[in-house]
RNA sequence: AGAGUAGGACAAAUGACCGCUGCCUUGCCUUUUAGGCGAGGGGGAGGAAAGUCCGGGCUCCGCAGGACAGGGUGCUGGGUAACGCCCAGUCCCGGUGACGGGAAGGAAAGUGCCACAGAAAGGAAACCGCCCCUUGGGAUAUCUUGGAUAUCCUGAGGUGGUAAGGGUGAAAGGGUGAGGUAAGAGCUCACCAGUCCCGUUGGUGACAGCGGGUGCUUGGUAAACCCCACCUGGAGCAAGACCAAAUAGGGGAACGCUGGAGGGUGGUCCGCCCGAGUUCCCGGGUAGGUCGCUUGACCUCGAUGGCAACAUCGAGGCUAGAUGAAUGGCCAUUGUCCCGAUGUGGGUGACUACUUCGGGAAACAGAACCCGGCUUAUGGCCUGCUCUCACA
RNA sequence: GCUGGCGUAGCUCAGUAGGUAGAGCAUCUGAUUUGUAAUCAGACGGUCGGGGGUUCGAUUCCCUCCGCCAGCUCCA
Repeated sequence: AGAGUAGGACAAAUGACCGCUGCCUUGCCUUUUAGGCGAGGGGGAGGAAAGUCCGGGCUCCGCAGGACAGGGUGCUGGGUAACGCCCAGUCCCGGUGACGGGAAGGAAAGUGCCACAGAAAGGAAACCGCCCCUUGGGAUAUCUUGGAUAUCCUGAGGUGGUAAGGGUGAAAGGGUGAGGUAAGAGCUCACCAGUCCCGUUGGUGACAGCGGGUGCUUGGUAAACCCCACCUGGAGCAAGACCAAAUAGGGGAACGCUGGAGGGUGGUCCGCCCGAGUUCCCGGGUAGGUCGCUUGACCUCGAUGGCAACAUCGAGGCUAGAUGAAUGGCCAUUGUCCCGAUGUGGGUGACUACUUCGGGAAACAGAACCCGGCUUAUGGCCUGCUCUCACA
Repeated sequence: GCUGGCGUAGCUCAGUAGGUAGAGCAUCUGAUUUGUAAUCAGACGGUCGGGGGUUCGAUUCCCUCCGCCAGCUCCA
């Protein structure tokens, strides 16, 4: 210098002018609460406010009761209000490396699937090949020359043997060598790989190291059904509470009136409670206000404990609460970065530090009950580390 | 704001326990006809909304992003 990797903080500052919206104080007017027009002061988006993908608080559903179903999570230990999040580790995978990724329990509980190709896709299978048996032909050798026996080559047949070799496939039931055999094969042996079991050492644990043994090896798929362990009632601030306004209460259909429809915001059943009307469609009315609403698992600093996530203690602070929905625009100066020009210093050099002038750039995006996460979008800055190249 | 659903050829839609994606209409070509329409035969046309993962293999299963649509207040 280039390429890469991990993390951090920020989301320009100050001033003037013109606006927007709540709150507090206050003046005038209309005046019944209250409303209108002004003045002053002070407050006014985010790291993701976003997607709504998880988890909680809060509120209502009489209690959230039982069983089943459904859903979710899935290495270990810790953190937390909780989590599918975070921290620290184990194992596996990727990368030369810094480092990154992993829904990572069970396939010897059972079921399903493994297209095409291939003989065979799972306690499997014989297509070619190899071997054996039966039978036919040929050649050679031997003999008591009619033929017989042996060896070799070759054709056909067999409910025969064989998984070494070929070929198919993503995948064919360990690998190499030797023995063995009719030919072969973990059939036997040695070494290696892997699984399981036992012992031992270290660790809270996942697991790792060492030693020994066994069958010699029992495919893949559970983000297929399923099994195991743990968690899980539903809905959501348009939750919910109150005030005000409105007075139309009409038409049609279905089910039911105590052996009981239906309801109590749960998919089904049970239990419990209410129960004479309920549900749907058409049509009609009102579409205003207050609370919930921001003091909270809150923020900043410090100390202590912990590798860390985080926890505890102390001090200080209050930091938007809008409701068709405010938080904006413009100008000047300074700061940051980029481009061009200019000059000075350092270095042999590649290059680098700075001065002045001109021009330019500054993203993604907008709270809507509130928090903790994840994911996605996005601008430049700073720091640590890695690899390669060049120079000394 | 909250909740639910959908995305497959130019258009309207099929496609289930994962195995080469189909139909109708439209378009094009040919046949038929004096010619056109209708009819018959054939052809063209797919990043299965984008990306990633699981798997030998994904329209299908899982995660994430994008786009579109629908429903949800009070009284009676």
Two RNAs folded together computationally: RNase P RNA and transfer RNA, 468 nucleotides in total. It holds a member of the Rfam family "Bacterial RNase P class A". It is annotated as a ribozyme. The coordinates come from a structure-prediction model, not an experiment, and the mean pLDDT is 77.